[in-house]
Source information: This is a predicted structure of a 388-nucleotide RNA (Bacterial RNase P class A) from a Desulfobacterales bacterium. Its Rfam family is "Bacterial RNase P class A". It is annotated as a ribozyme. Rfam describes the family as follows. Ribonuclease P (RNase P) is a ubiquitous endoribonuclease, found in archaea, bacteria and eukarya as well as chloroplasts and mitochondria. The gene name in the source record is rnpB. The coordinates come from a structure-prediction model, not an experiment, and the mean pLDDT is 76. Taxonomically the source falls in Desulfobacterales (Bacteria, Pseudomonadati, Thermodesulfobacteriota, Desulfobacteria). RNAcentral holds the sequence, with entries from ENA.
Parts: sequence; C1' cells; structure tokens
RNA sequence: GGAGUAGGACAGGUGAUCGCCGGGAUGCGUUCCCGGAGGAAAGUCCGAACACCACAGGGCAGGGUGCUCCGUAACGCGGAGUCACGGUGACGUGAAGGAAAGUGCAACAGAAAGUAAACCGCCGCGCCUAUUUCCCCUUGGGGGAGAAGCGGCGCGGUAAGGGUGAAACGGUGCGGUAAGAGCGCACCAGUUCCCCGGGUGACCGGGGAAGCUUGGUAAACCCCACCCGGUGCAAGACCAAAUAGAGGAGCGUUCGAGGGUUGCCCGCCCGAGCUCCCGGGUAGGUCGCAGGAGGUAUCCGGCAACGGCUACCCUAGAUGAAUGAUCACCACCCGCUGACGGGAAACCGGCUGCGGGAACAGAAUUCGGCUUACGGCCUGCUCCGGCC
Repeated sequence: GGAGUAGGACAGGUGAUCGCCGGGAUGCGUUCCCGGAGGAAAGUCCGAACACCACAGGGCAGGGUGCUCCGUAACGCGGAGUCACGGUGACGUGAAGGAAAGUGCAACAGAAAGUAAACCGCCGCGCCUAUUUCCCCUUGGGGGAGAAGCGGCGCGGUAAGGGUGAAACGGUGCGGUAAGAGCGCACCAGUUCCCCGGGUGACCGGGGAAGCUUGGUAAACCCCACCCGGUGCAAGACCAAAUAGAGGAGCGUUCGAGGGUUGCCCGCCCGAGCUCCCGGGUAGGUCGCAGGAGGUAUCCGGCAACGGCUACCCUAGAUGAAUGAUCACCACCCGCUGACGGGAAACCGGCUGCGGGAACAGAAUUCGGCUUACGGCCUGCUCCGGCC
C1' cells in the first nucleotide's frame, strides 16, 4: 500500500425570528418560563409486564423448541464453550436429539437404491460347433474316444475388477479359494461395550475387548424430552348529556298540578298529568399513560452475557394525531483554487478563498430481544505485496 475480518462510539452544535404539542406561573387581557423522537421510533417476528374472559384435576388432539453450561422476569434471545463444515488466515455458518422402533421416499443413469442386486468380466458344470491327437472299419470317406484351448447357449457360483450414479454395503496387504468374499490374519478407519485420566457439562485424551462394518433422508410421517389457555390498551376502569324500559316517592284531575302569553303581577287561553330519586349507558370526557424488570457514573464479583453496593438524575405523551421552517456562525466531509513547508520526483501536510454535501427514517400501553433499512468515522486482528 492492497484485500479482508471482528468490534466500538456517533447520528451535528450554538444563537435569533416565526410557528406547533404538553406542563407551570399569572394582574385572566394576554404575557412569560420549562420540556418536546430513534438506533432503528420500522416489520409486528418471538418473549414478558398489565388488563379482561375462560379454567377442579388428568388425558387426547394441536402448536412450538431441540449440542452443553451459564445469564435473564421470560424467550425461539444473549454470553462462554463443544462438535461438524467453509476459509491460507483473522474469522464465519449450523432446527446440531433419534435412521439398530415402524412406515414412506430417492428424478436421470444403472444389472441392482436395501431381507440388496449378476450387465460386462472372472470361475465351475452341462450341451453344441470347429481344429487337433488316438483307435476302429477302410478306396474315398465315415464312426467312436480323450486332452488342452477358442467360440456359442444354458444352469450355477462370485461384489475382487469394469461401467452407472450425489450415494453401490469399510481400506491396504498376505493367506485362502474353482474364482471370490472379514472367509481367516496383520495394520489402519469406524461402531458398540469396558477401564483410566481431564472437564460442572457437551466433549476431549489414552488403553483394552468384540469381525460388530448396521447406506442416505426426520425444515417426510413418526418416536423421545421439555414448554404452551384465549384475546389484546379499540385491553379495561370510572364519570356521564340523550333515548328505550322497569321501579319508588310526592303533588294533582272544576278544592286545577303544570304549560302558553314573559322582566314581574293580575287577567285570558289550554289543561291530565307533572316533579324528584333509583336505574341505564350513547355522544362526550377522565383514567389506564409515563418513577420504570428506568438511566448514568465509581467500585466489587464474573472470561463474558450479567449481577451487586453506593451516589446522582427524571427524560415526549399527541388522538386526525405536536416535535417544524428560515437565517447567521462554528465543526465535519468532498471538489476546485492560490501561495507555503517537506521531498530528486510522484506525491503528502496544514492553511486561504469559492462552490457543494450531510443517510435511513419518525413515538401512540410499556419493557426485553430478533430482523430489516442506513451515513460517514475510529480501533483491534488476519493474509498478500513493496521498502528500510
């Protein structure tokens, strides 16, 4: 210098002006003061708190999770590890229990895809054909027998070799055999079991025994272990105009309640219902709803996630839904620019001036996670190349 890998912090600041939402103080005219989005507020994918509904207990069905230990209120999350795989490496990825309980599945190719299987090849036996040897009859020729080999057909053995496939029932060698085969043996690999050592554990290291060699697939059914009631703040609680309906009390029906005429009384007219309480819950309002599994810092325990002690801090709360806009200065980044410094040069460094840029996105009951979107900056580590 290039390529890569893991992690961290940040997400512009200050001031002025004009606005918006919430709170507070007011002399109730207004005015002033204070506070006002995020790392993901997002997707609504998991886990909870909280609320209501359901629920004796148990089982079935259904769903979820699936290496170990730890953390946590809990989790399918996180931390530290184990094993497998990928990478030269830093490091990354993994629904990572069971295929020796059962069932199913495996395109194409191939003989055969599992109680395995025989296409070629190899081997044995039988038959046939040709050659050859021998014997008999014998002119030619014909008949019979035998051996080895070649070819063909049939039956059987064989999984060593070839070939097919993603995958073909351990590997190498020696023995063995008609040819072969864990058929036997030695070594190696695996499996199961036993013992010793280390580790909380997954597991690791070492030793021994048994020819035990049992294919793959469970985000296929299934088996095993563990977990799981439902709906979500439009949950729900309270106040309460209105309306229906039921009940109670009082007053009243020529002994005239009440209403209209309205500033009030008289008068006139209408006149059988009127008033109150309880209840109900619509519109609307209040709460839920911001002090919490809260945050920050020191110290302590722990590899870490995290936990503990102490101190300090209070930090949005809308409901058609506020959190904005403009300007100035500073800071950051990029391009151009000019002189300066370093250097042989390429180039590098800070400075001046001008122009431009600044992502993703926005609370809605609240937390803990995951996932996704996104800007530049910083740090550790790895590999490669160059120079000293």